[in-house]
This record gives sequence, C1' cells and structure tokens, in this order.
RNA sequence: CGCGGGGUAGAGCAUCGGUAGCUCGCAAGGCUCAUAACCUUGAGGCAGUAGGUUCAAUUCCUACCCCCGCAA
Repeated sequence: CGCGGGGUAGAGCAUCGGUAGCUCGCAAGGCUCAUAACCUUGAGGCAGUAGGUUCAAUUCCUACCCCCGCAA
C1' cells in the first nucleotide's frame, strides 16, 4: 500500500431517507426518622471532518482523519 467493521448525550447502544431514542449515570421533586431502593420530572447530542445526490441525509455516494481486526 490492500480488505473488512466502527466513529450518534458523561458511559454503553438503537435509529439505516422524513423535525434522533433506550439503559445506566447526572440534577430537582416525591416517598422515608434517614440512606438506599422505588415513583415523577428535567438537563445534556444537530450524529468524526469536508463535499456531493435529494424537496428532505445520522441514513445513500466521494475524499480525508481516528479506532479495531484480517491479509501481506
């Protein structure tokens, strides 16, 4: 150099063309003598970067960057 998989909230993962959700964590409230557990609510991401296609892109295409693996 070549091939494959991946990059989405603090962490782990969904969503695979139509205004991005789940679990844990975090914050507030409730419950409790109190803590934990449990219940309710909320904050937090425009999706690795840059282009292209499209009425519309996290999703399709191209290049590049990073991680893992295969081959050499």
Model confidence (mean pLDDT): 83 of 100.
This is a predicted structure of a 72-nucleotide RNA (transfer RNA) from a Gemmatimonadaceae bacterium.
Its Rfam family is "tRNA".
Taxonomically the source falls in Gemmatimonadaceae (Bacteria, Pseudomonadati, Gemmatimonadota, Gemmatimonadia).
The RNAcentral record of the sequence draws on ENA.
The same sequence occurs in records of 2 taxa.